[in-house]
RNA sequence: GCUGAUAAGGGCAAACCCGUCGUGAGACGGGGACGCAAAGCCAUGGGUCUCCUGCUUGAGAGACAGCCAGGCUGCCAGUU
Repeated sequence: GCUGAUAAGGGCAAACCCGUCGUGAGACGGGGACGCAAAGCCAUGGGUCUCCUGCUUGAGAGACAGCCAGGCUGCCAGUU
C1' cells in the first nucleotide's frame, strides 16, 4: 500500500421515549439497539429536506456525512 471481518480486544448507535435548544429541517444529553470494518472527522461536488415575506416566484440563508462521490486519520488479521 492492498484485501478482509472469521478470530481477539473493543467501538459507534437507527427507530422510539424523556428533557433542553431551534420558526423548522434538525442538534445536544439520558435511555434504547435497527444496523455499521471506518456508522471516526471534513459541507468540496451532487442529492434530499427546512425556512423567513399576506400569497406566489426568484434569490438567499440553513439542515442531513447512518444518501452517493471525494479528502484526512485509525485498531486487528492476512498479503505485497

The prediction has a mean pLDDT of 80.
This is a predicted structure of an 80-nucleotide RNA (c-di-GMP-I-GGC riboswitch aptamer) from a Thermomicrobiaceae bacterium.
The model forms 91% of the base pairs in the Rfam consensus.
It matches the Rfam family "c-di-GMP-I-GGC riboswitch aptamer". Gene Ontology term of the family: cyclic-di-GMP binding.
It was read from a public genome assembly, where an Rfam model found it.